[in-house]
Context: one part of a larger RNA
RNA sequence: UUGGGCGUAAAGGGUGCGUAGGUUGUUGAUUAAGUUAUGUGUGAAAUCCCUGGGCUCAACCUGGGGUGGUCAGAUAAGACUGAUUGACUUGAGUACGGGAGAGGGUAGUGGAAUUUCCGGUGUAGCGGUGAAAUGCGUAGAGAUCGGAAGGAACACCGGUGGCGAAGGCGGCUACCUGGCCUGAUACUGACACUGAGGCACGAAAGCGUGGGGAGCAAACAGGAUUAGAUCCCCUGGUAGUCCACGCUGUAAACGAUGUCAACUAGUUGUUGGCCAUAUGAAUAUGGUGAGUGACGCAGCAAACGCGAUAAGUUGACCGCCUGGGGAGUACGGUCGCAAGAUUAAAACUC
Numbered sequence: 001u002u003g004g005g006c007g008u009a010a011a012g013g014g015u016g017c018g019u020a021g022g023u024u025g026u027u028g029a030u031u032a033a034g035u036u037a038u039g040u041g042u043g044a045a046a047u048c049c050c051u052g053g054g055c056u057c058a059a060c061c062u063g064g065g066g067u068g069g070u071c072a073g074a075u076a077a078g079a080c081u082g083a084u085u086g087a088c089u090u091g092a093g094u095a096c097g098g099g100a101g102a103g104g105g106u107a108g109u110g111g112a113a114u115u116u117c118c119g120g121u122g123u124a125g126c127g128g129u130g131a132a133a134u135g136c137g138u139a140g141a142g143a144u145c146g147g148a149a150g151g152a153a154c155a156c157c158g159g160u161g162g163c164g165a166a167g168g169c170g171g172c173u174a175c176c177u178g179g180c181c182u183g184a185u186a187c188u189g190a191c192a193c194u195g196a197g198g199c200a201c202g203a204a205a206g207c208g209u210g211g212g213g214a215g216c217a218a219a220c221a222g223g224a225u226u227a228g229a230u231c232c233c234c235u236g237g238u239a240g241u242c243c244a245c246g247c248u249g250u251a252a253a254c255g256a257u258g259u260c261a262a263c264u265a266g267u268u269g270u271u272g273g274c275c276a277u278a279u280g281a282a283u284a285u286g287g288u289g290a291g292u293g294a295c296g297c298a299g300c301a302a303a304c305g306c307g308a309u310a311a312g313u314u315g316a317c318c319g320c321c322u323g324g325g326g327a328g329u330a331c332g333g334u335c336g337c338a339a340g341a342u343u344a345a346a347a348c349u350c
Base pairs, nucleotide, nucleotide: 004321005320006319007304008303012318014201015200016199017198021194022193023192025088026087027086028085029084030083031082033081034080035077036076037075038074040072041071042069048066049065050064051063052062053061054060091191092188093187094186095185096183097182098181099180103177104176105175106174107173108172109171110154115149116148117147118146119145120144121143125136126135162169163168206247207246208245209244210243211242215241216240220236221235222234223233258317259316260315261314262313263312266295267294268293269292270291271290273288274287275286276285277284278283299306300305323350324349325348332343333342334341335340
């Protein structure tokens, strides 16, 4: 390079927005760049292939013919792709009416519980474990009642329930705000898909500055266990966890499954809409399109399994893989305050 692949064997970028590029609905006209056809020119000789001849054969020499092109310009065709121009409404979008939701941000607010402090009652233990001890307690603990402070998280509802691009989101109220679903019309008229670079977002931990600090708890200390115990268990306990602003940019960032579109048996649960029928109503039945689950035909698959939410049948575009180790390392570059991140080899070895 060709070919083959990427759920679990190596391989889907953490996620989106979007530039270049690639690809692109139906229909008319024009054009003739691609495309197709015809003929012209050219494609030196040697070489190569075919077929003759000459050295006694052959190598070798030699006559004739042929192959060979992203070639040039000419003529013609007009289906397909392109270009120009016109039309269309199915893709896409806008307007209008409804709907659900832990989607995001800011401010406020509520109760339960833990802890600490103050006061009352009250007396000898409490706590902890497999068993103990360290620890707390006659300077009155633990228990119990009342009060106060402060921080963090929101039981029940709660649900293979909902929302979000992903990360993620859960007390309640108000304000600001994004997306989605659905109905019937009207409008725009291909405005679309993907997306190298780029930009933005991105759990936890970590870092910087300033706050905050109830509980929990790396590090650390002590007590146990043990042959030892730098662990597991216990008593304490600092960063941190929380807030504001800034950085970091990684995760088994997982559905280990890129995005978009089309097509391909069914059955069943559930969420929020719409339509029809039945009913006094609650609701039920049927249909429809949007999610989210279970099973399953065909098909696929090495098997496990997937199966309209595809890993089936296809198309468009991107990312990635190419034996194990060395190694996601070294060097260099870029980014970062640092920690480090990202890009990314080779020798050698099996």
The prediction has a mean pLDDT of 86. The part of an RNA shown here (small-subunit ribosomal RNA, central domain) has 350 nucleotides and comes from a metagenome. It matches the Rfam family "Bacterial small subunit ribosomal RNA". Its family is annotated with ribosome and structural constituent of ribosome in the Gene Ontology.